A computed fold for a 64-nucleotide RNA from Methylocystis sp. B8, annotated as Fluoride riboswitch aptamer (crcB RNA motif). It was read from a public genome assembly, where an Rfam model found it. The coordinates come from a structure-prediction model, not an experiment, and the mean pLDDT is 78.
[in-house]
RNA sequence: UUGCCAGAUGGGGAUGGAGCUCCCCGGAACCGCCUCACCGAAGGCUGAUGGCUCCUGCCGCAAG
Numbered sequence: 001u002u003g004c005c006a007g008a009u010g011g012g013g014a015u016g017g018a019g020c021u022c023c024c025c026g027g028a029a030c031c032g033c034c035u036c037a038c039c040g041a042a043g044g045c046u047g048a049u050g051g052c053u054c055c056u057g058c059c060g061c062a063a064g
Stems, first nucleotide, its partner, number of pairs: 010025004016055006032045004
């Protein structure tokens, strides 16, 4: 320098934490939706879950 074989810990699922469960990834998996004049930029909307449950935060209503 080149070739071949093997390869863990783990990580991710649009806003926080935990349990259970499903799927996905190994430098990848993942990084929501809508409108406007393409890009840029601007404006608007839902949701703290992949799904279920609990907690925290936020919003609305009611009672004390």

About this RNA
The source organism's lineage runs through Bacteria, Pseudomonadati, Alphaproteobacteria, Hyphomicrobiales and Methylocystis.